[in-house]
RNA sequence: GGGGCCAUAGGGUAACUUGGCAUCCUUGCGCCUUCGGGUGGCGUUGAUGCCGGUUCAAAUCCGGCUGGCCCCA
Numbered sequence: 001g002g003g004g005c006c007a008u009a010g011g012g013u014a015a016c017u018u019g020g021c022a023u024c025c026u027u028g029c030g031c032c033u034u035c036g037g038g039u040g041g042c043g044u045u046g047a048u049g050c051c052g053g054u055u056c057a058a059a060u061c062c063g064g065c066u067g068g069c070c071c072c073a
Base pairs, nucleotide, nucleotide: 001072002071003070004069005068006067007066010026011025012024020056028044029043030042031041032040049065050064051063052062053061
C1' cells in the first nucleotide's frame, strides 16, 4: 500500500441477508422463601462505536471516520 471480517446493556449473545415492538443468559436493584446466608421463585432498570445520506420509519440499506483481528505485499 491492497483485501477480508468484526463493533448491540457492566460482561456475553440473538436479531442484520427480507427495514417497523431489539432476544436470551449473567450481573445489579426490589420482593417472596430462610432465624440469617446460600439455593430457588417473581418483578424490574439498563444497549445498537461516531458522523452523514436514503426512507413515513434504520441495529438492519448506502458513504465516510474511529478502533480491533486476519491475509497478501
About this RNA
This is a predicted structure of a 73-nucleotide RNA (transfer RNA) from Thermoplasmatales archaeon SW_10_69_26. It matches the Rfam family "tRNA". Rfam classes the family as a transfer RNA. It was read from a public genome assembly.